This is a predicted structure of a 353-nucleotide part of an RNA (large-subunit ribosomal RNA, domain IV) from a Desulfarculales bacterium. RNAcentral holds the full RNA, with entries from ENA. Its mean pLDDT, the model's own confidence on a scale to 100, is 88.
Context: one part of a larger RNA
RNA sequence: CUUCGGCUAAGGAACUCGGCAAAAUUAUACCGUAACUUCGGGAGAAGGUAUGCCCUUUUUCGUCAUGAGCUUCGCGCUCGGCAGCGAAGGAGGGCCGCAGAGAAAUGGGGAUAGCGACUGUUUACUAAAAACACAGGACUCUGCUAAGUCGCAAGACGACGUAUAGGGUCUGACGCCUGCCCGGUGCUGGAAGGUUAAGGGGAGAGGUUAUCGCAAGAGAAGCCUUGAACCGAAGCCCCAGUAAACGGCGGCCGUAACUAUAACGGUCCUAAGGUAGCGAAAUUCCUUGUCGGGUAAGUUCCGACCUGCACGAAUGGCGUAACGACUUUCCCACUGUCUCAGCCGGAGACUCA
Numbered sequence: 001c002u003u004c005g006g007c008u009a010a011g012g013a014a015c016u017c018g019g020c021a022a023a024a025u026u027a028u029a030c031c032g033u034a035a036c037u038u039c040g041g042g043a044g045a046a047g048g049u050a051u052g053c054c055c056u057u058u059u060u061c062g063u064c065a066u067g068a069g070c071u072u073c074g075c076g077c078u079c080g081g082c083a084g085c086g087a088a089g090g091a092g093g094g095c096c097g098c099a100g101a102g103a104a105a106u107g108g109g110g111a112u113a114g115c116g117a118c119u120g121u122u123u124a125c126u127a128a129a130a131a132c133a134c135a136g137g138a139c140u141c142u143g144c145u146a147a148g149u150c151g152c153a154a155g156a157c158g159a160c161g162u163a164u165a166g167g168g169u170c171u172g173a174c175g176c177c178u179g180c181c182c183g184g185u186g187c188u189g190g191a192a193g194g195u196u197a198a199g200g201g202g203a204g205a206g207g208u209u210a211u212c213g214c215a216a217g218a219g220a221a222g223c224c225u226u227g228a229a230c231c232g233a234a235g236c237c238c239c240a241g242u243a244a245a246c247g248g249c250g251g252c253c254g255u256a257a258c259u260a261u262a263a264c265g266g267u268c269c270u271a272a273g274g275u276a277g278c279g280a281a282a283u284u285c286c287u288u289g290u291c292g293g294g295u296a297a298g299u300u301c302c303g304a305c306c307u308g309c310a311c312g313a314a315u316g317g318c319g320u321a322a323c324g325a326c327u328u329u330c331c332c333a334c335u336g337u338c339u340c341a342g343c344c345g346g347a348g349a350c351u352c353a
Stems, first nucleotide, its partner, number of pairs: 001348008010339002014337001019334001027051005036041001038173001052095012067079004096100001108332004113327002115324002120132002136171007148157003174319004179249003184246002186242005193237003199231002204226005211218002250268005277311001278308001289305005
């Protein structure tokens, strides 16, 4: 020096991203216990007091001799309860130590805000969480040979279930609520019109050549090639519905008798222009916004304001008791975290063998 353990004057978080680590608290009995609350909780809230040993006395309970009653006369049953012993307390007196839960084991506490209701689950080997799940809510599909899923198929699951059932998607206890938009995309319904495949259809055209013609050429039937009109489903176009479907939810200008602001007016655009609630927020760039609180001093924190770069209503909004090895800030207690180091012990390191 490294590591593990022990102690430390005065101070007591000044350390540090952060009280990380350590210290402190800790048992039992009694007293006492706030806000808030879903009336269950919160709560071991918080905060206090007692605790050893000896003597005396007392209360209750257990056990229990003699005794009393019954008796089938038995080592039987019932009642009662002295002394002693035991258990749990009460009262009084005394003794010792620095210290009486004398060692060990054995909660630190309070306030505040965020997120998630909760118990639970997770990245086996860097993440335990605010992520996942959850009860509850909603939409949607499915009438049974169900929908859906696996399989080429047979077949199986769903389910030996039957819409109070089963599948899918979203949300996530509870409380108060969940606004406007169906133009786009999706889904559902509609069938008049337009478009539209194979197929049907076969007008027409071409090749070949019996024949006709002096030639140029014409050319039946058959065979071959090609092929117009017309008929022809779903789909798409089209018409409606639907947002707890995917999603979306404006701009400019002017105006009140101080100023400022604009309840009001004008205009353009849109499918409709963000309602309630919340708001510098796990969201705020400018920003350490401004004001208030806390500190001697506060980029964090709490309460407000609203100018929301770029909150907002089941991609849920806002609250919320309880809960959390979650995150934020503060206070009490406590301490070698620190001012600032020192000492002691175990094991290494080091030297020699």